Context: one part of a larger RNA
RNA sequence: CCGUGGAGAAGGAACUAGGCAAAUUAACGCUGUAACUUCGGGAUAAAGCGUACCACAGCGAUGUGGUCACAGUAAAAUGGUGCAACCAACUGUUUAGCAAAAACACAGGGCCCUGCAAAAUCGAAAGAUGACGUAUAGAGCCUGAUACCUGCCCGGUGCUGGAAGGUUAAGGAAGCUUGUCAACCGCAAGGUGAAGCUUGCGACUGAAGCCCCAGUAAACGGCGGCCGUAACUAUAACGGUCCUAAGGUAGCGAAAUUCCUUGUCGGGUAAGUUCCGACCUGCACGAAUGGUAGAAUGAGUUGCACACUGUCUCCUCCACGAGCCCG
Numbered sequence: 001c002c003g004u005g006g007a008g009a010a011g012g013a014a015c016u017a018g019g020c021a022a023a024u025u026a027a028c029g030c031u032g033u034a035a036c037u038u039c040g041g042g043a044u045a046a047a048g049c050g051u052a053c054c055a056c057a058g059c060g061a062u063g064u065g066g067u068c069a070c071a072g073u074a075a076a077a078u079g080g081u082g083c084a085a086c087c088a089a090c091u092g093u094u095u096a097g098c099a100a101a102a103a104c105a106c107a108g109g110g111c112c113c114u115g116c117a118a119a120a121u122c123g124a125a126a127g128a129u130g131a132c133g134u135a136u137a138g139a140g141c142c143u144g145a146u147a148c149c150u151g152c153c154c155g156g157u158g159c160u161g162g163a164a165g166g167u168u169a170a171g172g173a174a175g176c177u178u179g180u181c182a183a184c185c186g187c188a189a190g191g192u193g194a195a196g197c198u199u200g201c202g203a204c205u206g207a208a209g210c211c212c213c214a215g216u217a218a219a220c221g222g223c224g225g226c227c228g229u230a231a232c233u234a235u236a237a238c239g240g241u242c243c244u245a246a247g248g249u250a251g252c253g254a255a256a257u258u259c260c261u262u263g264u265c266g267g268g269u270a271a272g273u274u275c276c277g278a279c280c281u282g283c284a285c286g287a288a289u290g291g292u293a294g295a296a297u298g299a300g301u302u303g304c305a306c307a308c309u310g311u312c313u314c315c316u317c318c319a320c321g322a323g324c325c326c327g
Stems, first nucleotide, its partner, number of pairs: 002321007010313002014311001019308001027051005036041001038145001052067006068072001080306007087298002092104002108143004113138002120129003146293004151223003156220002158216005165211003171205002175201002179197002183192003224242005251285001252282001263279005
């Protein structure tokens, strides 16, 4: 010097990214217990008091009297507490070995498919799961307790329905056509060329799909710009105009979302880029890709306070162990 324990004057978070670590608290009995709330909780809330031994009485809880100590849950085991905000309702699950969470799941909600030889899935098939189930069932997708709600857009993409018209494959096919050849013509070379077979083309016919016509957003998704206007100023209930499928409703809002930004105002501090409450100029919130609220819960995240402390001012000492030096 290091490790593990123990003690510490005065101060008490000044430490630090952050009270990390440590300390405080602690058991049992009694008293007592707020906001808020889904009336169950919150709650061991908080806060306070008691606790040994001896004698007597009593079945006992306990009561009365007495004794000692600084100290009677005498050791050990054994909650620190409160006030707010965010997220997720909750118990649960997870990256075996850097992440336990706000992620996943969840009860609840919704959409869609499926009438049974079901849909969906595995398998060239046989067959199997679904299910020895039957729409109060089964599969897929989204949301995620509860409360209040969930606005507008079907132009694009998807899905569902429709079938008049357009397009259209294989196949069919009137007709045209290539080659060959009987026969005929020619002295010959060669020419013409029926039927059959054969080559190529082919009007027309021809399903689904697509085009087309509708529906559908708790399907994928989307939800404007410019200019003017009120008797101070400012602002604009109002008007004009362009574009769109429709131009963001309720609610929330510098937010786990705000660039400018340490926005502005208020609170807390002597001093606050964090925090809380507001404002709204939302770069770039917004309604089951759910919106807002919300008791309880959380080894979650953030801010503050009380208690407490060697975290610190500022370090010191002790015990044990290792290292180191000597033998």
Large-subunit ribosomal RNA, domain IV from Taibaiella sp. KBW10, 327 nucleotides, folded computationally. Its mean pLDDT, the model's own confidence on a scale to 100, is 87. Rfam family: Bacterial large subunit ribosomal RNA. The RNAcentral record of the full RNA draws on Rfam.